[in-house]
RNA sequence: UGGGAUAUCGUCAAGCGGUAAGACACAGCACUUUGACUGCUGCAUUCGCUGGUUCGAAUCCAGCUAUCCCAG
Numbered sequence: 001u002g003g004g005a006u007a008u009c010g011u012c013a014a015g016c017g018g019u020a021a022g023a024c025a026c027a028g029c030a031c032u033u034u035g036a037c038u039g040c041u042g043c044a045u046u047c048g049c050u051g052g053u054u055c056g057a058a059u060c061c062a063g064c065u066a067u068c069c070c071a072g
Stems, first nucleotide, its partner, number of pairs: 001071007010024003018055001026042005048064005
């Protein structure tokens, strides 16, 4: 320098155009003499950033940033 991949809650991780699942963790409640276990509830107004397309974008397009891989 060229090509490719990845970027989603504190962590892991689904999602293939129609208001983001789940697990762990965390908080509250119940249970318990207490704790643990178990059950219930809650927890992502910018899905890396900036624009574009669309009635509608995590999802499609462009640029940029970070990390990784390949070639030189």
Transfer RNA from a Clostridia bacterium, 72 nucleotides, folded computationally. The coordinates come from a structure-prediction model, not an experiment, and the mean pLDDT is 80. It was read from a public genome assembly. Its Rfam family is "tRNA". Gene Ontology term of the family: triplet codon-amino acid adaptor activity. It is annotated as a transfer RNA. Taxonomically the source falls in Clostridia (Bacteria, Bacillati, Bacillota).